[in-house]
Context: one part of a larger RNA
């Protein structure tokens, strides 16, 4: 040169588009990040306002509302980080007659007829809470049986066994439901090739490597176990050890390569550390459960409670990395027949010149080359058309005023926001770095191998363009330099 999640020095006017804990996967106060649904089901308050009453109470509305419960779907997605992993964990390309998929589409078949419970309730009873226990009562699209049984599943085969739920609606009907089949999308497995480093790590392996049965799994398979065999891997590098999520891409280059994986897109791993299952169509489940840890917090000492690598935010640590903001308007997601609720996904706005692009600090005349400063051979030279001054212009910023698309009908967080129009006035608005060679740019005073410069090579011991300041002058310019790092 270029690039960059940078960070640090002096400087700093606007705008638009990104981007912002690289370190402690340290610890976390508070809030807020997953729910819907009354068109599944039984119950079912209160305040308050209206009436009667002398009052104590009652009625009526609140309201079939809140706030529970029961039962569904959903909570396995969406959001975050990069511990861990050298591996079918990515990439890619096969195969899977060994396999699975809830909701959604298509297509067939069926939705008959019964039972017993159980939460809420409520009454007793324990505890300081967290919560527990025990009598009783009631509902369902919760459970459980019989009928039917194409499919499965068992048998050689006759034959066995195996399902179901109703809401809504005046009905028409629609949502529902059980079972099959085929689709669309999702996901399991399994192999080929691919893609670090180190031999100063050469030998590694007992479920180890194959068989035969068997369990288990949605499926294959030592994945488990029983018996048998003694195999299986390795100098084309097993094994140990060290690093590390992987990719699309990204930086660099003329390429080949080299480096790097931040934002965005897919994968994949983890959710205080380890270790289990459960429920489900899918989890061995961040904002679920149980065990055990280490930490905090509560107790009435008897036991509890919790998990920010979600959005903010707070201590740490660190050179360093942000508001305890608006909104569901749009997109998207989840309940729900809808209305409509949720939704720190998201969609905006704040903060940082962290990047990259764009605009702006005015613009034409103007010489007697005013003053000032620096140089001087004292004649004079230069900043220097540069300033004053004379005309002019108003971007952008200020104030006024009008105002949207984004939503083709209702709904606008953004936001009185961009855009527009208008008043006024050169006015609000330039700094860094560096001038011995490389390397564009020179003098002078101080200093006197000091003080101090420096990428390299050198500079400085009395005339130093190399240090410091001054005047000039050279580059880039809202940035410039300087550091780390990469081609």
């Nucleotide at each position: 040169g270029a690039a960059u999640c940078a960070a640090c020095g002096c400087u700093g006017g606007c705008g638009g588009c990104g981007u912002g804990c690289c370190u402690a996967a340290c610890a976390c106060a508070u809030g807020c990040a997953a729910g819907u649904c009354g068109a599944a089901c039984g119950a079912g308050a209160a305040a308050g306002u209206g009436g009667a009453g002398c009052a104590a109470u009652c009625c009526a509305u609140g309201a079939g509302u809140a706030a529970a419960g029961u039962g569904g779907c959903g909570a396995c997605c969406g959001g975050g980080u990069g511990a861990g992993u050298a591996a079918c964990a990515c990439g890619u390309g096969a195969c899977u007659a060994a396999c699975c998929u809830a909701c959604c589409u298509c297509c067939g078949a069926g939705u008959g007829g019964g039972g017993a419970a159980u939460a809420a309730c409520u009454c007793c009873g324990g505890g300081a809470a967290a919560c527990c226990g025990g009598g009783g009562c009631u509902a369902a699209u919760a459970c459980c049986g019989c009928a039917u049984a194409a499919c499965a599943u068992c048998g050689c085969a006759a034959g066995a066994u195996c399902a179901a739920a109703g809401c809504a609606g005046c009905a028409a009907u629609g949502c529902g439901c059980u079972u099959g089949g085929a689709g669309a999308g999702g996901g399991g497995g399994u192999c080929g090739c691919g893609g670090c480093u180190g031999a100063u790590u050469a030998g590694c392996u007992a479920g180890u490597u194959g068989g035969c049965g068997g369990g288990g799994u949605a499926a294959c398979g030592g994945c488990c176990c029983a018996c048998c065999a003694a195999g299986g891997c390795g100098a084309a590098g097993a094994u140990c050890g060290g690093u590390a999520u992987c990719c699309g891409g990204c930086c660099u280059g003329a390429g080949a390569g080299g480096g790097c994986g931040c934002a965005c897109g897919g994968a994949c791993a983890c959710a205080c550390u380890g270790g289990a299952a459960c429920u489900g169509a899918a989890a061995c489940a961040c904002g679920g459960u149980c065990c055990a840890g280490a930490c905090u917090c509560c107790u009435a000492c008897g036991g509890g409670a919790g998990g920010c690598a979600g959005c903010a935010g707070u201590g740490g640590g660190g050179a360093a990395u942000u508001u305890u903001g608006c909104g569901c308007a749009a997109u998207g997601g989840g309940g729900g027949a809808a209305a409509c609720c949720c939704u720190g996904a998201c969609g905006c706005a704040g903060c940082a010149a962290c990047g990259c692009c764009g605009c702006g600090u005015g613009g034409a005349g103007g010489a007697u080359g005013a003053a000032g400063u620096c140089c001087c051979u004292u004649g004079g030279g230069a900043c220097g058309u540069a300033a004053a001054c004379u005309c002019c212009u108003u971007u952008c910023g200020a104030c006024c005023a009008a105002g949207a698309c984004g939503a083709u009908a209702a709904u606008g967080a953004c936001g009185g926001u961009a855009c527009u129009g208008g008043u006024g006035g050169a006015a609000g608005a330039a700094g860094c770095a560096c001038c011995g060679g490389c390397u564009a740019a020179c003098u002078c005073u101080g200093u006197g191998c000091c003080a101090g410069c420096a990428g390299c090579c050198g500079c400085g011991g009395u005339a130093a363009u190399a240090c410091a300041g001054a005047g000039g002058g050279u580059g880039c310019g809202a940035g410039c330099g300087u550091u780390g790092u990469u081609c």

Small-subunit ribosomal RNA, 5' domain from a Terriglobia bacterium, 487 nucleotides, folded computationally. Its mean pLDDT, the model's own confidence on a scale to 100, is 88. Its Rfam family is "Bacterial small subunit ribosomal RNA".